[in-house]
RNA sequence: ACCUAGGGUGGAGGCGCUGUAAUUAAUAGUAUUUAUUUUUAGUUGGCAGACAUUUGAGAGAUAAAGAAAGGAAUUACAGCCGAAAAAUUAGUUUGGCGGAACUGAUUUUGGCUUUGUAUAAAAUAUAUAUAAAGCUGUCACUAAAAUAUGUAAUAAUUGGUGUAUUUUCAUUGAUGGAAUUGGGUAAGACUAUUUUAGUGGAGAGCUACAAAGGUA
Numbered sequence: 001a002c003c004u005a006g007g008g009u010g011g012a013g014g015c016g017c018u019g020u021a022a023u024u025a026a027u028a029g030u031a032u033u034u035a036u037u038u039u040u041a042g043u044u045g046g047c048a049g050a051c052a053u054u055u056g057a058g059a060g061a062u063a064a065a066g067a068a069a070g071g072a073a074u075u076a077c078a079g080c081c082g083a084a085a086a087a088u089u090a091g092u093u094u095g096g097c098g099g100a101a102c103u104g105a106u107u108u109u110g111g112c113u114u115u116g117u118a119u120a121a122a123a124u125a126u127a128u129a130u131a132a133a134g135c136u137g138u139c140a141c142u143a144a145a146a147u148a149u150g151u152a153a154u155a156a157u158u159g160g161u162g163u164a165u166u167u168u169c170a171u172u173g174a175u176g177g178a179a180u181u182g183g184g185u186a187a188g189a190c191u192a193u194u195u196u197a198g199u200g201g202a203g204a205g206c207u208a209c210a211a212a213g214g215u216a
Base pairs, nucleotide, nucleotide: 001215002214003213004212008209009208010207011206014081016080017079018078019077020076021075022074023073024072032065033064034063035062036061037060038059039058046097047096084109085108086107087106088105089104090103091102092101093100094099110136111135112134113133114132115131116130117129118128119127120126138201139200140199141198142197143196144195145194146193147192148191150190151189157183158182159181160180161179164175165174166173
């Protein structure tokens, strides 16, 4: 340094995800009930079926009373970062079937927003799927800029040795090529970090730390 490793323990993205409870809006003056009256034989349900009904079911009008579930928003709490969601499929439970709930497997989606389409829903709320556009986080690559007492040098420059020239009583002094050796700072190069821009990938990702085994 690499592998085991989709290992272990923490962490980040952001109108981030999910659940529970309370409150609120809407559903809705709807469904439904009672009374009066009109009409008349089928009504209901996804299907099968059951119940009720000429002792008036059902439908309409008037009057009185009058919901709920699912979904949504806000607040609080909790669990989290494939959080979670969807599709297909297997099993279990429930149900007459359809369906519903839970668990597992496979596949897709980094997160969010807007718009269109389709489905669900009372709904122009919202959810899911899909397409397009945008914002954002992360990693890799490319380019530019900035930073660093970063790394390895080097021109310049500075010492030593030293041919030679010259000087001296004297390798005593001065200069000092080629060569050799010790220092040595710039521009520049490389590395690292940050910023900006572009391209691309995907969460089995990204990041930090620690340990074990193996290979070189």